[in-house]
RNA sequence: UAAAUAUCAAGAGAGCAGGGAGGGAACGAGCCCAGUGAUCUGCCGACAACCCUUCGACAAGCUCAGGGUCGACCCGCUUAUCGAAAAGGUGUCAAGUCUCGCCCGUUUGAGCGGGAAAGAUAUGAA
Repeated sequence: UAAAUAUCAAGAGAGCAGGGAGGGAACGAGCCCAGUGAUCUGCCGACAACCCUUCGACAAGCUCAGGGUCGACCCGCUUAUCGAAAAGGUGUCAAGUCUCGCCCGUUUGAGCGGGAAAGAUAUGAA
């Protein structure tokens, strides 16, 4: 750099400092945030539970550790699933990923529902 897989309707900042003009990924349209200082950066705080770790339940196996044993039978170990915790690695903390743009269904229409595309986050084959 990145195939692939999973998730994206919930949740969490009127904090302190820096910094000054646009910002909400990109293009278009809308809508919203912003000198009562946004977006952004640092610190602090918080949320969450993807990875790691620990614990519990249950199932299967015991080739790879070990002990007991006639015997995978027991202790145990490994793996899968479910649940809990939250020390560590990420991530996140306006609005559904702010909404629409393409396709399908429905509707006279506005709209509503479903899907895709694009994007974000985690793990990560190569």

Source information:
The RNA shown here (SAM riboswitch aptamer (S box leader)) has 126 nucleotides and comes from Candidatus Saccharimonadota. The coordinates come from a structure-prediction model, not an experiment, and the mean pLDDT is 80. RNAcentral holds the sequence, with entries from Ribocentre. It matches the Rfam family "SAM riboswitch aptamer (S box leader)". Rfam links the family to the GO term regulation of gene expression.